[in-house]
């Protein structure tokens, strides 16, 4: 990468880099794009100043990365039971900690037409084979 089996409506946050995107794809939705200072030119202006645009400085969210917590219970151990099916635990290897995998993609059912149900594809994790 590829394939097989399983499970995806529960649960679980802080700091510290960093900087405009991010939630896997598209389409819809969603989170997040902060705010202030100083300077240079332009233009308006009688002038105090205004607007533009640039550059500097500080602050600065989600993703991510780092450390710390922390959930969960697929493997692994360990204890219960042991006819099976299981159950308790949480040191170790993963994996997870905004929205059901956010929601939908393709195809079916309907005395319910819906925030409906089925299944199925895509996806993700594990635990196996090749």
């Nucleotide at each position: 990468c590829g394939u097989u089996c399983a499970u995806c409506c529960a649960g679980a946050u802080c700091g510290g880099c960093g900087u405009a995107g991010g939630g896997a794809c598209u389409g819809g939705c969603c989170c997040g794009u902060u705010g202030c200072g100083c300077g240079a030119c332009a233009u308006c202006c009688a002038u105090c100043g205004a607007u533009g645009c640039c550059g500097c400085g500080c602050u600065g969210a989600a993703c991510g990365c780092c450390g710390a917590g922390g959930c969960a219970a697929c493997c692994a151990c360990g204890g219960c039971a042991a006819a099976c099916c299981g159950c308790c635990g949480a040191c170790g290897g993963u994996g997870c900690c905004a929205a059901u995998u956010c929601c939908a993609g393709c195809g079916g059912g309907c005395a319910a037409u819906g925030u409906c149900c089925c299944g199925g594809g895509a996806g993700a994790u594990g635990a196996g084979c090749u």
SAM riboswitch aptamer (S box leader) from a Gammaproteobacteria bacterium, 130 nucleotides, folded computationally. The sequence was found by an Rfam model in a public genome assembly. Its mean pLDDT, the model's own confidence on a scale to 100, is 78.